[in-house]
Molecule: transfer RNA
Organism: Bacteroidales bacterium
RNA sequence: GGGGAAUUAGCUCAUCUGGUAGAGCGUCAGGUUCGCAAUCUGAAGGUAGUCGGUUCGAGUCCGAUAUUCUCCA
Numbered sequence: 001g002g003g004g005a006a007u008u009a010g011c012u013c014a015u016c017u018g019g020u021a022g023a024g025c026g027u028c029a030g031g032u033u034c035g036c037a038a039u040c041u042g043a044a045g046g047u048a049g050u051c052g053g054u055u056c057g058a059g060u061c062c063g064a065u066a067u068u069c070u071c072c073a
Base pairs, nucleotide, nucleotide: 001072002071003070004069005068006067007066010025011024012023013022019056027043028042029041030040031039032038049065050064051063052062053061
């Protein structure tokens, strides 16, 4: 220098022929217990790395850019 992949909740990851974003763990509240552990129920938490474009509509398609990993030279 060139190719490829990843970036979504506090953490690990889903969601894909474009249609109002979810799970597990964690956190908080409550129930069961004398209490703890364990378990059950509920809740909070995300402008999907950033910017722009296409579209009635974008996490998803296109372009640029940032970071990380990887292959080639």